[in-house]
RNA sequence: GCCCUUGUAGCUUAAAGGAUAGAGUGCUGGCCUCCGAAGCCGGUGAUGUGGGUUCGAUUCCCGCCAAGGGCA
Numbered sequence: 001g002c003c004c005u006u007g008u009a010g011c012u013u014a015a016a017g018g019a020u021a022g023a024g025u026g027c028u029g030g031c032c033u034c035c036g037a038a039g040c041c042g043g044u045g046a047u048g049u050g051g052g053u054u055c056g057a058u059u060c061c062c063g064c065c066a067a068g069g070g071c072a
Stems, first nucleotide, its partner, number of pairs: 001071007010025004018055001026044006048064005
């Protein structure tokens, strides 16, 4: 330099054009308990970035950024 893959809550991840972006875990408040743990109830927080297509984009297209892999 060229090619391929990936990028969503703190972490692991679902959603294959139409939901309020869903869950597990974490964190946090409460209940329970002599105190904790466990359990139960509630709260919390995410689409790498800039454009394009579309009535509508996490999803499709292009550039860029980052991570991983391959070739030279």
A computed fold for a 72-nucleotide RNA from candidate division CPR3 bacterium GWE2_35_7, annotated as transfer RNA. Lineage of the source: Bacteria > Bacteria candidate phyla > candidate division CPR3. Its mean pLDDT, the model's own confidence on a scale to 100, is 82. Its Rfam family is "tRNA". From the family's description: Transfer RNA (tRNA) molecules are approximately 80 nucleotides in length.